[in-house]
Molecule: Bacterial RNase P class A
Organism: Anaerolineae bacterium
Formats: sequence, C1' cells, structure tokens
RNA sequence: CAAGGAGGCCGGGCAGCCGCGGGCGGACUUGAGCCGCCCGAGGAAAGUCCGAACUCCACAGAGCGCGGUGCUGGGUAACGCCCAGGCGGAGCGAUCCGGCGGAACAGGGCCACAGAGAUCAAUACGCCUCCGGCUGGCCGGAGGUAAGGCUGAAAAGGUAGGGUAAGAGCCUACCGGCGGCGCUGGCGACAGGGCCGGCCAGGUCACCCCCACCGGGAGCAAGGCCAAACAGUGAGCAGCCCUUCUCAAGGAAGGGCAGGAGUGGCUCGCUCCUACGCUUACGGGUAGGCCGCAUCGAGGCAAUCGGCAACGAUUGCCCCAGAUAGAUGGUUGCCACCCGACUGCAGGGUCGGGCACAGAAUUCGGCUUACAGGCCUCCUUGGGUC
Repeated sequence: CAAGGAGGCCGGGCAGCCGCGGGCGGACUUGAGCCGCCCGAGGAAAGUCCGAACUCCACAGAGCGCGGUGCUGGGUAACGCCCAGGCGGAGCGAUCCGGCGGAACAGGGCCACAGAGAUCAAUACGCCUCCGGCUGGCCGGAGGUAAGGCUGAAAAGGUAGGGUAAGAGCCUACCGGCGGCGCUGGCGACAGGGCCGGCCAGGUCACCCCCACCGGGAGCAAGGCCAAACAGUGAGCAGCCCUUCUCAAGGAAGGGCAGGAGUGGCUCGCUCCUACGCUUACGGGUAGGCCGCAUCGAGGCAAUCGGCAACGAUUGCCCCAGAUAGAUGGUUGCCACCCGACUGCAGGGUCGGGCACAGAAUUCGGCUUACAGGCCUCCUUGGGUC
C1' cells in the first nucleotide's frame, strides 16, 4: 500500500429570534395568568419475540396431561440472553457458522421418485456348478453367490493376500468404525493412548417417544380511591273559597285570600311557585377527576480491587423526560461533512443541491429488525521500501 477479520463509539456544532410540556419558588390557601431558576427522546423510543418487577384472580399436598428449553462450566433478579470452553463444519489465515440431549441395540412410525431390492433384504442383469434339449454354442430348469454392473440422498466397511466351482470378514495383516474393560489429563463437555471382541445389519429423534430441567392465569384498558346528571329505593313537606266549562265520580281554566321564594335593608306593589312538585338520605356506579406514574431505581457516572471474560464488590459524586389526543418544535446566520458545476499552475475560490432510520406513554434486562454519513482500536494474508 492492497484485500480482508473482530470489537467499540458518534450519529451534526455554535449563536439570535419566536414558541411548547413538566417541576420548584415568589405571595396565607386553591386555580389561572405573570416573573425567576432547573429539566425536557433514541441507539434503536420500533417489532411486541423472550425474561422479570408490579397488580388482580385462582391455589392443601401429590400425580397425570399440556407447553417450553436442550453440549459443558460460569454470569444474572431471571431468560430461549451474555461470557469462557468442548465437539462438528467453512476459510491459507485473522475469524465465522451450528435446532449440538438419546453416540437411533427401550419401543413404535416413516423413507417420495427411481430401482430386482429401503431392513433382521433380494436375485431382474451378470458370475459359477449340476441336469435336460438341440452335436459348436445357445435355450430351458434346479441350486450357489453378493465380488461386478444398474437405481438412488442412502444398498451391509476399505486396501492387499489367502481361499473357493464362483464368491463372501469366510480367513489373515494393516487402516477406519462400533462395543466392552481399565489408564492418564481436565470441575466438566471432552481429549489422548492401551487391551479384548470380526461386532461391521442403513437413515430419520427439525415424527411419536424417552430423559433432565422449567412453567398457574390475565395484564397499567392491571388495580385502588373520589364522584355530577338521569333513573331507582327510603323519609319528610298539605290550603280554603268563588266563577265558568264538561259533568257520575272527578277533571280543566280563571280569580281572591293564605304560604314560600325573588325584587340591594323595611312596608306596599310586582313577578314566579304550591304534588307528573320540592327537600333530604342511601347503595351500586356512568361521565369526569385523583392515585398507580415518573426524584430513589435489579438507577447513572468515575476510581480502585477481584475475575481470561460476562460480571461482581467497595468508595465518592449525581437526580436524569413524562403527557392523556398526547410537549421535546420552527426560522435565520455562520461553521463542519457529502455531491455537482464553473474557475485557478497550485494552496484554493464561487454558486447550487443534499445531510439517514425514526419518535417515549407502567417500568426494567435482552433479542431481532431499520439506518445517510463518519471516527477509533486490535488482528490476518499478500506485496513494496529501509
């Protein structure tokens, strides 16, 4: 320098003007307004996929069933997350990927198509022996074979030698696998090597199943408190006369007196009301409001210590959004970054354009997904120069 690998971080800056939400204070209380101070989105606030806190409901104990997780050790409040390692696979390598329990001899199921044959296999082709027929050779029959060819993702280990009618772990040696016994290292997953057994008859547990561990349900519209209006239930509040109409009872309209309320205090006057009404109490609880809920947490930052690490411990400092149709914005200027055009020998200058994904709503820990542009650290391979 080129091509890669791993991890971490930022995700525009400053200033002016105009605005928005919340907290505290001024100023005896409450509300509104005003003034002052402080705070005001993200690395994913997203998907709502896991795990929790919290709340209500259910629940003696145990079992069955159902669901989830699945190499080992550690971390954590917990997890399907994270760290470290083992094993398998990919890469020259840094490194990456893995649904990775049962070494599929507990049992059951399945293995499409093709093929003779898909499980304690078979003989369609081929090979070999015998018999028969046709006098070469072929045809037919009986038997042996798993070496060769064929099909397939997969067909009963591989190589060499012996053996045989032809063959075959049928036998021998070596290699590979499997099983048994014991040894060494490791907490362990596992690794290494030894002896024995021809045991060599597949795959699938991302099918049932078996084993180990975990799991009660619903979710802040959880849940609690206060509580209009209307309806309901209980209690209380009581006047008579006249006229007209219809007339059985009774009802309607008007008037007078009486009572109550209003009319700025009193009197008169006036207006309104007098039971389909008014007053009051109650329970459930709608609208609505308050709490949950937002200063105290599995909280943040820094240092030190322990640990390979994830993470933990101690000390110090800090308080860090919060509504209820939902605030966190707009605009101007300068600078930074990117692109294009013009210009200049060059450093550069001018003009125009662009600057992502996205936005809290009970709160945390993860995972996943989206993302313009940029920065830092470590490592690998190849090349060059000193």